[in-house]
RNA sequence: UUCAGAUAAAGCCAAAAUCCGGGUAACCGGAUGACGGAAAGCCUAAGGGUCCGGGAAACCGGACAGCCGGGCCGCCUGG
Numbered sequence: 001u002u003c004a005g006a007u008a009a010a011g012c013c014a015a016a017a018u019c020c021g022g023g024u025a026a027c028c029g030g031a032u033g034a035c036g037g038a039a040a041g042c043c044u045a046a047g048g049g050u051c052c053g054g055g056a057a058a059c060c061g062g063a064c065a066g067c068c069g070g071g072c073c074g075c076c077u078g079g
Stems, first nucleotide, its partner, number of pairs: 002079004012037002017032006035066001041072004047068002049064006
């Protein structure tokens, strides 16, 4: 540097649900919690997709990165 992996070790993150707060909503923040994750670290919503609001529709606005994909950095072990 590259490929593979989560068996080991040290760690890390935190689903659903509940409570509080924000929002019309999707959803977001905090606390509890731990379903899971080898990048569930960072970026990308103008790569695709899904969801919400308005609308007859066209479309407009908003949300999701733990839906898939892409970019960047990176612990450990083995080849």
c-di-GMP-I riboswitch aptamer from a Geobacteraceae bacterium, 79 nucleotides, folded computationally. The source organism's lineage runs through Bacteria, Pseudomonadati, Thermodesulfobacteriota, Geobacterales and Geobacteraceae. Model confidence (mean pLDDT): 87 of 100.